[in-house]
This is a predicted structure of a 74-nucleotide RNA (transfer RNA) from a Candidatus Gastranaerophilales bacterium.
Its mean pLDDT, the model's own confidence on a scale to 100, is 81.

RNA sequence: CGGGAUGUGGCGCAGUUUGGUAGCGCACCUCGCUUGGGACGAGGGGGUCGCACGUUCGAAUCGUGUCAUCCCGA
Numbered sequence: 001c002g003g004g005a006u007g008u009g010g011c012g013c014a015g016u017u018u019g020g021u022a023g024c025g026c027a028c029c030u031c032g033c034u035u036g037g038g039a040c041g042a043g044g045g046g047g048u049c050g051c052a053c054g055u056u057c058g059a060a061u062c063g064u065g066u067c068a069u070c071c072c073g074a
Base pairs, nucleotide, nucleotide: 001073002072003071004070005069006068007067010026011025012024013023020057028044029043030042031041032040050066051065052064053063054062
């Protein structure tokens, strides 16, 4: 320098196929249960999807650029 993969709540991931207003598990908070804790049950909070721009009525999803990590090649 060229090519590819990945980037989504604190952590690990799904959702991209077919654009339609973001979800699961664990963790966290409250309550119940318990002498207390754990487990279990009920409820709840937290992310605009690495970043920027564009296309569109509408973008995590499509296009362009760019950043980080990893892999391959030179």

Rfam family: tRNA. By type it is a transfer RNA. NCBI's taxonomy places the organism under Bacteria, Bacillati, Candidatus Melainabacteria, Candidatus Gastranaerophilales. The sequence was found in a public genome assembly.